A computed fold for a 102-nucleotide RNA, annotated as SAM riboswitch aptamer (S box leader). It matches the Rfam family "SAM riboswitch aptamer (S box leader)". About the family: The SAM riboswitch is found upstream of a number of genes which code for proteins involved in methionine or cysteine biosynthesis in Gram-positive bacteria.
RNA sequence: GAUUUAUAAAGAAGUGGUGAGAGACAGGCUCUGCGACCCACUGGCAACCAUCAAGCGAUUGAACGGUGCUAAGUCCUGCCCCAAUGAAGGGAAAUAUAAAUA
Numbered sequence: 001g002a003u004u005u006a007u008a009a010a011g012a013a014g015u016g017g018u019g020a021g022a023g024a025c026a027g028g029c030u031c032u033g034c035g036a037c038c039c040a041c042u043g044g045c046a047a048c049c050a051u052c053a054a055g056c057g058a059u060u061g062a063a064c065g066g067u068g069c070u071a072a073g074u075c076c077u078g079c080c081c082c083a084a085u086g087a088a089g090g091g092a093a094a095u096a097u098a099a100a101u102a
Base pairs, nucleotide, nucleotide: 002101003100004099005098006097007096008095013042014041015040016039017038021031022030023029025078026077027076028075043070044069045068048066049065051062052061053060054059074094079091080090081089
């Protein structure tokens, strides 16, 4: 990288390094030399897996481990339905993450 399943309206920042773009893609919009993005450390959030506790069980709780996350709804929209050309709404696709499979 591929496939399957689940989830995606909530939540959680400081310091140091570096120094120019970053937010997946396109359009928009936003963040960014008052230093973003990225990297490291220390915190934190969450509870997918593992573990532990309660329970007959469904499930609930804890948070030491494996991941993940810590601007904006997955930042919004991209396709379809509905709708009045729209707005709002619903669904899909795509993307991300987890667990599993070959």
Its mean pLDDT, the model's own confidence on a scale to 100, is 86.